[in-house]
Large-subunit ribosomal RNA, domain I from a Longimicrobiales bacterium, 592 nucleotides, folded computationally.
Lineage of the source: Bacteria > Pseudomonadati > Gemmatimonadota > Longimicrobiia > Longimicrobiales.
It matches the Rfam family "Bacterial large subunit ribosomal RNA".
The prediction has a mean pLDDT of 83.
RNAcentral holds the full RNA, with entries from ENA.
Context: one part of a larger RNA
């Protein structure tokens, strides 16, 4: 000293196992906020200046309700001291308290901190000091006061309301790339994607034909399958890419502008034009015309209202200057019909159903192995319950569960019934009053439609000038005729549709600590970075059934460690299941 081989020490493979993920499904619920969030800072426990985790000066709590039923005072052992069948810990519901900061809102401010003003109140002889409330801002409406400047207007001061921030995806809108593709590259592409910024919903948005065809119709809007990689678009490159019909989900329609009529305010006109008609008296701040506001009144495409006429329709009351009649208006009673998500709008009441704790819930003994029985054996037994998981090894019949059934004081949620609330003439004729104006169309430029300027309609913005009221306007892919569709320039409006941060249940030919989230473990941690922002590792995720975590005795430095007893089924001994390689020794065989 090589190679081999025992046995060891290292390491932490592998194998098992999961407290963690991961992707889907149903149902829910889809926000929280000045009633002060969302995140946080500080305190808070008898011991308690760690840290998690509840909680706020009433701090691991306080009070009602409801459950449950024997232990409890969290992770966390100890000690020390309490709590509890007069029902506590523990679960649901509701309230109460809830320092600071932080939209942060009395002013400041290097976030948790400094300084203040007005009211009450405690405390002092008083002042400092204490506690409670209130004081940003900005927009709506009311109401008080009010400049230049009569009157008014700006302004100001208040009540009263709302708004502000924060959140994962989804949705609307304003901007709005570039790498890439095009085998380069500028039109094009990626892409109206990515980002950015406003806004709102539980969904958004869209939505009741100035629509679509095609001479046949259909009849809001959405989402799906198809039509269709078709028609086209297209440096006709590279790509980009409809519709119309058909099939389906799901269904719902609706107010308003004006014409006319009343009404109220200013303004202007005005003395008689008015006062429902007929007579007759009487009124006269009536009337007329503009302008706004309120009520009626109306809503369409076989055009529809307005306004006049005629015809036909339940009643009672009251009113239109007095009196009769007639008409017309208002109210109430019958009939009718509708309703809380549009079309008006608010709530009470009963009835069930769900949801937010729970209760109940059948049916085994034994032999034998063995540390343990749930394996074995042997005889049984329940199933509307052989779904799982636990229990010293594999258990329907030991525990918790499962099928079933069964249940709520207070809270939400939904449905249905009454109350209750809201609405209600028809038909023919006449007339020509109204039917959404700086709009429609038009010209330039842009933009969006699958569609790149094209023969380029149709929508939309800018800029310019700039129409018509049904014998009327728009569309039907230049344009024009004819024909047909269809009523712009207000507005509302569920479902089907999209997503999932959170809740609850459930599934998996998904992972099992180098996997699976970055994160089984106190992970957005620790560290890195001036910041945006990056970001671990966990070699330490596993002792055992149960700590039964080695009493005692020796060796030692009153050590570490160990060596005996002792526990234990096994030491498996807390540096613990399993224990691979590297690497590092201690014996031994052979070679040298």
């Nucleotide at each position: 000293g090589g190679c081999g081989u025992g046995c060891g020490g290292g390491g932490g493979a592998u194998g098992c196992c999961u407290u963690g993920g991961c992707g889907c499904c149903a149902a829910g619920a889809g926000g929280c906020g000045a009633c002060g969030a969302a995140g946080g800072a500080c305190g808070u426990g008898g011991c308690a200046c760690a840290g998690c985790u509840g909680c706020g000066a009433u701090a691991a709590g306080c009070u009602c309700c409801g459950g449950g039923g024997a232990g409890c005072c969290g992770c966390u052992a100890g000690c020390a001291g309490g709590c509890u069948u007069c029902g506590a810990u523990c679960c649901g519901g509701a309230g109460a308290u809830c320092u600071c900061c932080g939209a942060a809102u009395c002013g400041g401010g290097a976030a948790a901190c400094c300084g203040g003003c007005c009211c009450g109140g405690g405390g002092u002889c008083a002042u400092g000091c204490c506690c409670g409330g209130g004081c940003a801002a900005c927009u709506g409406u009311c109401a008080c006061u009010g400049a230049a400047u009569c009157c008014a207007u700006a302004g100001g001061u208040g009540g009263c309301a709302g708004u502000g921030g924060u959140g994962a995806a989804c949705g609307g809108g304003g901007g709005g790339a570039a790498c890439u593709g095009a085998a380069a590259c500028a039109u094009c592409u990626a892409a109206g994607u990515a980002c950015c910024c406003c806004c709102a919903g539980g969904a958004a948005g869209a939505g009741a034909a100035a629509g679509a065809a095609a001479c046949c119709u259909c009849g809001a809007u959405u989402c799906c399958c198809u039509c269709a990689g078709u028609a086209g678009c297209g440096g006709c490159g590279a790509g980009c890419g409809a519709a119309c019909g058909g099939g389906g989900a799901a269904c719902a329609g609706c107010c308003u502008a004006a014409a006319c009529c009343g009404u109220g305010u200013g303004c202007g006109u005005g003395u008689a034009a008015g006062c429902u008609c007929g007579a007759u008296g009487g009124c006269g701040u009536u009337g007329c015309g503009c302008a706004c506001g309120c009520g009626g009144g109306g809503u369409a495409g076989u055009g529809g209202g307005a306004c006049c006429c005629u015809u036909c329709c339940g009643g009672g009351c009251c009113g239109g200057c007095a009196u009769c009649g007639a008409c017309c208006g208002g109210u109430c009673c019958a009939g009718g019909g509708a309703g809380u998500u549009a079309c008006a709008a608010a709530g009470g009441u009963g009835c069930g159903a769900u949801c937010c704790a729970g209760c109940u819930g059948a049916a085994c003994a034994u032999u034998c192995u063995g540390g343990a029985a749930a394996g074995u054996u042997u005889g049984g037994c329940c199933a509307c319950a052989g779904a799982a998981g636990g229990u010293g090894a594999u258990a329907g019949c030991c525990c918790u569960g499962u099928a079933g059934g069964u249940g709520a004081a207070c809270g939400a949620u939904c449905g249905c019934g009454c109350c209750c609330u809201c609405c209600c003439g028809a038909a023919g004729g006449g007339c020509a009053c109204c039917c959404g104006a700086g709009u429609a169309a038009g010209u330039c430029c842009g933009g969006a439609c699958a569609c790149g300027u094209g023969a380029a309609a149709c929508c939309c913005g800018g800029a310019u000038g700039g129409a018509a009221u049904c014998c009327g306007c728009g569309g039907g892919g230049a344009c024009c005729a004819c024909c047909c569709c269809g009523u712009a320039a207000g507005g509302c409006u569920a479902a089907a549709u999209a997503c999932u941060a959170c809740u609850u249940g459930g599934c998996g030919a998904c992972c099992g600590a180098u996997a699976g989230c970055g994160a089984a473990c106190c992970a957005g941690u620790a560290g890195c970075g001036u910041g945006a922002g990056c970001g671990a590792a966990a070699a330490u995720g596993g002792u055992g059934a149960a700590a039964a975590g080695u009493a005692c005795c020796c060796c030692u430095g009153u050590g570490a460690g160990g060596g005996g007893a002792g526990u234990g089924a096994a030491a498996a001994g807390u540096a613990c299941c399993u224990g691979a390689a590297a690497c590092c020794g201690c014996g031994u065989g052979c070679c040298u």